[in-house]
């Protein structure tokens, strides 16, 4: 002079499934019923080991099924950060 891996914020993009039915409510307010969805979180599993063990598989607890929110994942910008020169 340059600044890998990791982390942290902020803005981007981000699917899937019933604007279901009955009741009540000024109300997309509250309950109750069937049916579906997987990409918050959460849980399981394989080689492999034998105290262990991944996922985008799996399960759908939770959460979600008009819009909005919210959302793994994926880049950008700054900051910490200091690998290696």
């Nucleotide at each position: 002079a340059a600044g890998a891996a990791g982390g942290a914020a902020c803005a981007g993009g981000g699917a899937g499934a019933g604007a279901c039915u009955c009741u009540u409510u000024a109300g997309g307010u509250a309950g109750a019923g069937c049916g579906c969805c997987g990409a918050a979180g959460g849980g399981g599993c394989a080689a492999c080991a034998u105290u262990g063990g991944a996922a985008a598989c799996u399960c759908u607890c939770a959460g979600g099924c008009a819009a909005a929110a919210g959302a793994a994942c994926c880049g950008g910008u700054u900051c910490c950060g200091g690998a290696c020169g």
Description: A computed fold for an 85-nucleotide RNA, annotated as Glycine riboswitch aptamer. Its Rfam family is "Glycine riboswitch aptamer". Gene Ontology term of the family: glycine biosynthetic process. The prediction has a mean pLDDT of 79.